[in-house]
């Protein structure tokens, strides 16, 4: 510091999640030591025992017992114990120290100050004094109640207890005088009245007491400031705000009272409601900030709840009282005890937190003169890896790179010097032995024989955790099979998981590791440092105007803000930094910075602020001209549609894509003439005017707002903005009351459709119009708040001045003002703004802060209502978006090709067969292949074999390959059994090598490794194919543009069959593809002629190149020319190139053929082979007989033959190419009607055979339009070949049968020339079996106007919400399931208010008949005084009604969210088919 995560990529926006520190932590897993620290966060729940607050005999009186000596009369006394325990009066403390954090939003708590509004016990210091009386009372002892805790009564008795009475004032009241304060007034003095004190005690040093002043500490009480969230909490206060008197306190003070008088609080957030101890600090962070608020300092509250007083110096009192409530113990039932938020500890709660421990030695605390008691504060140990810090689990050598794991391409690699051995040490811990502290001055040690030292032993006693897809360091193996399961975010897991689980290995930390939780961090993702609003969230609709905020130029004061200097304080720990102790660190100690702040005080005085004056540029007022759909009223005009009335006139009109609903013969539509209503105002008309925005359009008039432009004078800062507040605000909408021609929600009909509550067509009601009144919203948009200031130009318009010039109107130039287009800087994520800024900058206001929920619900305001305005939350998801790019797509557009349509020709789709497919049948009908681009495919040939399929008999290392071990009976044949397989038996008795020993072939039997799969995945795969497509396109590299994905080139003009080829151009080359090179065919010219060929000579035959000779022709096969737009004209841009001639065998790619860019389509094929994995292993292998693949309501593709006269039959008789042939073709003859048989020349092939008549054609004849002399299926007989075999299930012949069918529906398919179309040959596979299929030739047309349209395709542009790309995507309702939630008769809690009652303690008031020791008066009776008791005012808890606010539940309901392949239908993204 950043990183993952929206897209196919990009940039931005933005959530969301990671790494990082931490912690009173808990849970998993594991644990060796030691030092320091921490250790109930939840029930302020509830507590059993024990102990945490006592002490003084030097303030009082009284005063035991055990034991012990001692005498005794043996009962018992005395003395020591004993200045004694225990108790009591007193007197100091018990207000501290310790706990906890509930309550409290506050002067509680921080800072800084006031106190002239107080107080103070112990303590220091300086002052006065301490006289003289007096009555009691506890303890004690009688006697008495109660269970018990507790009393009651009598009697006695002491003080430093409690009382009087002297003396004393700087107290109090008055009052003289100076002097200080900003001030009530403080302070000093003067005088005169008033009122108040005490206590002793001693060891004789003291200790204590009394007064009054200062001190020291500490505390009360006040003020400014600062101190959490909610405006869905906006108005609150009656003792409330003051003021006068009074009471009350230590003190001011409505703190209380009585009387006046009506105030005070609030948007600079009060009342309310929720949370909440504050601080120093702590955690994180660069910092600024968030978050916290244990431990430890300070302050504050509080002590079961509530309340209230009392004592004191100080308390409304944790271990004091009272009363009251709850709750728990005793009980004799009558009444009593109690308060762990003290230390330990216990039950509950909980994820979770300790030991009923030693000690008063040290610190420090109470009381004591002191000795000393007390002290769960504190000092120590005890428990816990809670947490920091530190150590260690050993070091060295040590390749046979052991064994074993785990892996492997089987070679190895890896865990690894790791281990084991060997040599060493002893640190740390252990073990044993010894010595032994500091903390403590004279003493006095609980840790504790502890820390530390020192000697001996002996490698001995000691490693785990979590992680390896990425972010994030670290990889394989096997199991698993969208299971099981991981997951922080993104995502793994559907048979080859580096993501599960395991195991090796390897990363990382380390006596810890990991996990959850929570806090900051990253996140500038609340933004003060430090963000944004045109399209991503976000400018209010608009305007005028309050508070508020901000403000012109000049000179003068001020000193509030700003600046500087000093003084105070900012407690101690903490942090930082220096230094020093514990061997180090952690911890500690000592010093120091520092603490950004608050406050006095002195200076400055530029800048805001305040004030004083002045100024004229901002603003505004006057004049003058000016434009204008700027309002309002009022009034008026044609044109148009309706409607009426009349007239002419007759069948239609209307209206769609079509059509019908509708009007029309009762006269329409179409014409005229007149009338009437109601609305809206073409032309002009213009990104032209106005207007704040909504908005304004015929004239005319009346009022009436605002704005530009000139000139000068005036005011003199009078400005901008504006939270709230008022005003205007389109359309629909609402209420009255008018008006209604057109249009036209709703509705109704017609069509249109699967439907069609729509789009179209007829009609049509509110509505639109007028008045007034309401509502207050819109993409109210420029998706751009107002205002001011600067910042290149260019070029329209529109109003206004000036120059200059005209007769004029114009035109130039120029200043303003509005209002467009282009355009630089700059700016923006881009697109895109750009002087009308989205540029540089000020002010001032609105708004955001991920989607979704949702602008919804509650609440409140407003409105007749519909509605608006405010405005969440549980819940969900990791995206949700914005701008670009690149493909794709489009019922978007442009150009442009192609048997793609069109013009032709001919099938097919109807029939018969055939064939292949589906589908059904079967023991099986093996399998693959399914749009094009599967279906006469694979299969170029399924009687048996093939054959994978079935049934049935059979083998088990095997039908096949290797390796080993025995045997040598081999092969061959025969016999018998079987349906063969195979089995038994006979006969037979091998070959090569040899060193002679054997080895090898073969073949038989065992062994075990292996073999063997047409068994599965083609979605693990290699080949190899198809297909878009022989479409003309797909890239790259340097430059350049862009932030970037990418563009650019590769687009444009043209041209081409082509990204061909020119020309242009921030592009300039290259590369795979085109095309050419290769083969073939067409012309011809060289070689070369045998098996070819025959013109010329010769010869021979009834004929034939049959012969000899010949190589001219043909031809054969080898190698050459030729064709390049090369040439003319035209046309094109002086091109590329077209057109069109010429010549030539051929001309413009001559024709065909081979050749198939980068890719798509998980195309196809594991059954060609090949191979990864998986599975089978007496079977999923392998033999072997028979059957299956040939099966038959049916449905499709692809072919044959056909429906005839262009034709059939019949005759005669002519032209071929290209092929194959020795397991072969097989002549000639001869025999069959025929298929054939027969025979056996010739040929391994330019020689011979198939092979003949090649067929169509042609010529002759015949048949006459019909189921025929077309058709030739089906079936019968009878035969041929082939083969071990022709039933299932061959092919062919003759010979009889003679079926459908008479050109064929919706559809649809092939072809552009030697094509279609017809004819026939031959050939693979093959023993046989061809309508297929592949070749070859033989005859040979027609047609293309031309690209609207269908269908493919290429280029370029558009729009997209698509990228598995349109077979995308994605809405909404219903059915289901879950989940939060909002209504909701109502229920049930909690909390506050209000009002009423009621009133316990107590504290003050009044009484006070009863009591009354000191003390005062007395008349001596008594009185006063006090006390108890009663009354009263305030008051907790209760009770009662009632009203808010919250929570909880509630039948039913409402919507929303999320779910697997559910239902309808298609709303939206392309013109999304209705923008």
């Nucleotide at each position: 510091a950043g990183a993952g995560u929206u897209u196919g990529a990009u940039c931005c926006u933005g959530g969301c999640u990671c790494a990082g520190a931490a912690c009173g932590a808990a849970c998993g897993c594991u644990g060796g030591c030691g030092g320091c620290a921490u250790g109930c966060u939840u029930a302020a729940c509830a507590c059993a025992u024990g102990c945490a607050a006592g002490u003084c005999g030097a303030a009082c009186g009284a005063g035991a017992a055990a034991g012990u000596c001692a005498c005794u009369u043996c009962g018992g006394u005395g003395g020591c114990g004993a200045u004694u325990a225990g108790a009591g009066u007193g007197g100091c403390g018990a207000a501290c120290g310790g706990g906890u954090g509930a309550g409290u939003a506050a002067c509680g708590c921080g800072u800084a100050g006031a106190u002239a509004a107080c107080c103070a016990a112990c303590c220091c210091u300086c002052u006065u004094g301490a006289c003289u009386g007096g009555g009691a009372u506890a303890a004690c002892u009688c006697u008495u109640c109660g269970a018990a805790a507790g009393g009651a009564g009598a009697g006695c008795u002491a003080a430093u207890a409690c009382c009087g009475g002297a003396u004393a004032a700087u107290a109090c009241u008055u009052u003289u005088u100076g002097u200080c304060g900003a001030g009530u007034g403080g302070c000093a003095u003067u005088a005169a009245g008033u009122u108040g004190a005490a206590a002793g005690u001693u060891c004789c040093g003291g200790c204590g007491c009394u007064u009054g002043a200062g001190g020291c500490u500490g505390g009360g009480u006040c003020u400014g400031c600062g101190u959490a969230c909610c405006a869905u909490u906006a108005g609150c206060u009656a003792g409330a705000u003051g003021g006068u008197a009074g009471g009350g306190u230590a003190a001011a003070g409505g703190c209380c009272u009585a009387c006046c008088a009506u105030g005070g609080c609030a948007a600079c957030g009060a009342u309310g409601g929720u949370u909440a101890g504050c601080g120093g600090g702590u955690c994180u962070g660069a910092g600024a900030g968030g978050a916290u608020g244990a431990u430890c300092c300070g302050c504050c509250a509080c002590a079961c709840u509530g309340g209230c007083a009392c004592u004191g110096a100080g308390a409304c009192a944790c271990g004091g009282g009272c009363c009251a409530g709850a709750c728990u113990c005793c009980u004799a039932c009558g009444g009593g005890a109690g308060g762990c938020a003290g230390c330990a500890g216990u039950g509950g709660g909980g994820a979770a937190u300790a030991u009923u421990g030693c000690g008063c030695a040290a610190u420090g605390g109470g009381c004591g003169a002191a000795a000393g008691c007390c002290u769960g504060a504190c000092g120590c140990a005890g428990c816990a890896a809670u947490g920091c810090c530190g150590c260690g689990u050993g070091a060295g050598u040590g390749a046979a790179g052991a064994a074993g794991g785990c892996u492997u391409u089987c070679g190895g690699g890896u865990c690894g010097u790791a281990a084991a051995g060997c040599u060493c040490u002893u640190u740390a811990u252990c073990u044993c032995a010894g010595g032994g502290a500091a903390g403590a001055u004279u003493a006095u040690g609980a840790c504790g024989g502890u820390a530390c030292c020192u000697g001996a032993g002996g490698a001995a006693u000691a490693a785990g955790c979590a992680c390896c897809g990425g972010c994030u360091a670290a990889c394989u193996a096997c199991g698993u099979g969208c299971c099981a399961g991981c997951a922080g975010c993104c995502g793994c897991g559907g048979u080859a998981a580096u993501a599960c689980g395991u195991a090796g290995g390897g990363u990382g930390c380390a006596a810890g590791c990991g996990u959850u939780g929570u806090u900051c961090g990253g996140a500038a993702u609340c933004a003060c440092u430090g963000g944004g609003c045109g399209u991503a969230a976000a400018g209010g609709g608009c305007g005028u105007g309050u508070a508020g905020g901000c403000g012109g130029a000049u000179c003068g004061g001020u000193a509030a803000g700003c600046c500087g200097g000093a003084g105070g304080u900012g407690a101690a720990a903490g942090u930082c930094c220096a230094g020093g102790g514990c061997u180090c660190a952690a911890c500690c100690c000592u010093g120091g910075a520092a603490g950004u702040g608050c406050u006095u005080u002195c200076g400055g005085a530029a800048c805001u602020g305040c004030u004083g004056a002045u100024c004229u540029g901002g603003a505004g007022u006057u004049g003058g001209u000016c434009a204008g759909a700027g309002g309002u009223g009022a009034g008026u005009g044609g044109a148009a549609u309706u409607c009426c009335u009349g007239g002419u006139g007759u069948a239609g009109a209307g209206g769609u894509g079509a059509a019908a609903u509708u009007c029309g013969u009762a006269g329409a539509u179409a014409u005229c003439a007149g009338g009437a209503g109601g609305a809206a105002c073409a032309c002009c008309g213009g990104u032209g005017g106005c207007g704040a925005a909504a908005g304004c359009g015929g004239c005319u008039c009346a009022c009436u707002g605002g704005g530009a432009c000139c000139a000068a004078a005036c005011u003199g800062a009078c400005g901008c903005u504006g939270a709230g507040g008022c005003g205007c605000g389109a359309a629909a909408g609402c209420g009255u009351g008018g008006g209604g021609a057109g249009c036209a929600a709703a509705c109704a009909g017609g069509a249109u459709u699967a439907g069609a509550u729509a789009c179209c067509c007829u009609g049509g009601u509110a509505g639109u119009c007028c008045a007034c009144g309401c509502u207050g919203u819109a993409a109210a948009c420029g998706a751009u708040g107002a205002a001011g200031a600067c910042u290149a130009g260019a070029u329209g318009u529109a109003c206004g001045g000036g120059u200059a010039a005209u007769c004029g109107a114009c035109c130039a130039c120029u200043c303003g003002u509005g209002u467009g287009u282009c355009g630089c800087a700059g700016c923006u994520a881009a697109c895109g703004c750009a002087u009308u800024a989205a540029g540089u900058c000020u002010u001032c206001c609105g708004c955001c802060u991920g989607g979704g929920g949702a602008g919804u619900a509650c609440g409140g305001u407003c409105g007749c209502a519909a509605g608006a305005c405010u405005a969440a939350a549980a819940c969900u998801c990791a995206a949700a978006g914005g701008a670009a790019u690149u493909g794709a797509c489009g019922g978007g557009g442009g150009c442009c090709c192609g048997c793609a349509c069109a013009a032709g020709c001919g099938g097919u789709g109807g029939a018969a067969c055939a064939u292949g497919u589906g589908g059904u049948u079967c023991a099986a009908u093996u399998c693959g292949a399914c749009g094009c681009a599967a279906c006469g495919c694979g299969a170029a040939g399924a009687a048996c074999c093939u054959u994978a399929c079935c049934u049935g008999g059979u083998c088990u290392u095997g039908a096949c390959a290797u390796c080993c071990c025995g045997u040598g009976c081999u092969a061959c044949c025969c016999u018998u059994g079987g349906a063969a397989a195979c089995a038994a038996g006979g006969g037979g008795u091998u070959c090569u090598c040899u060193u002679c020993g054997g080895a090898g072939a073969c073949a038989c039997g065992g062994u075990g490794a292996c073999a063997g799969g047409u068994g599965c995945u083609g979605c693990a795969u290699g080949g190899c194919u198809g297909u878009c497509g022989u479409c003309a396109g797909c890239u790259c590299g340097u430059g350049u543009c862009g932030u970037g994905a990418g563009a650019u080139g590769u687009u444009g003009g043209g041209u081409u069959a082509a990204g061909u080829c020119c020309c242009g151009c921030a592009a300039c080359g290259a590369g795979c593809g085109c095309a050419a090179c290769c083969c073939u065919u067409g012309u011809c010219c060289u070689u070369a002629g045998u098996u070819g060929c025959c013109a010329u000579c010769g010869g021979g035959u009834u004929a034939u190149g049959c012969c000899g000779a010949g190589c001219a022709c043909u031809c054969u096969a080898a190698g050459g020319a030729g064709a390049c737009u090369g040439c003319c004209g035209g046309u094109g841009a002086c091109a590329a190139g077209c057109c069109g001639g010429a010549g030539g065998a051929a001309g413009g790619u001559g024709g065909g053929g081979a050749u198939g860019a980068c890719g798509u389509c998980a195309a196809g094929u594991c059954c060609u082979u090949a191979u990864g994995g998986c599975c089978c292993u007496u079977a999923u292998g392998a033999c072997c007989a028979g059957g299956g693949c040939u099966a038959c309501a049916c449905a499709c593709g692809u072919g044959u033959u056909a429906c005839a006269a262009u034709g059939g039959g019949g005759g005669u008789a002519a032209c071929a190419a290209a092929g194959a042939g020795u397991c072969g073709c097989u002549a000639a003859g001869c025999c069959u009607u025929g298929a054939g048989g027969u025979g056996g020349a010739g040929c391994u092939a330019a020689u011979c055979u198939c092979a003949a008549a090649a067929a169509a054609a042609a010529c002759c004849c015949u048949c006459u339009c019909a189921g025929u002399u077309c058709g030739g299926a089906u079936u019968g007989c009878a035969g041929u070949c082939u083969g071990c075999a022709a039933c299932u299930c061959g092919a062919c012949u003759g010979c009889a049968u003679g079926a459908a069918g008479u050109u064929g529906g919706a559809a649809u398919c092939g072809c552009u020339a030697g094509u279609a179309a017809u004819c026939g040959c031959a050939g693979a596979u093959c023993a046989g079996c061809a309508c297929g299929c592949u070749g070859c030739g033989g005859u040979g047309a027609a047609u293309a106007c031309g690209u609207u349209c269908c269908c493919g395709g290429g280029c370029c542009u558009u729009g997209u919400a698509c990228a598995c790309a349109c077979c995308g995507c994605c809405c909404g309702u219903c059915a289901c399931a879950c989940c939060a939630u909002g209504g909701g008769a109502g229920u049930u809690g909690a909390c506050a208010g209000g009002a009423g009652c009621a009133g316990a303690a107590g504290c003050c008031a009044u009484u006070g008949a009863g009591c009354u020791a000191a003390c005062c008066c007395u008349u001596u009776g008594g009185g006063g005084u006090g006390c108890a008791g009663a009354u009263g005012u305030c008051c907790a808890a209760g009770c009662u009604c009632u009203u808010g606010u919250u929570g909880a539940u509630g039948a039913c309901u409402g919507g929303g969210g999320u779910g697997a392949a559910g239902u309808c239908g298609u709303a939206a993204c392309a013109a999304g088919g209705u923008a």
Molecule: small-subunit ribosomal RNA
Organism: metagenome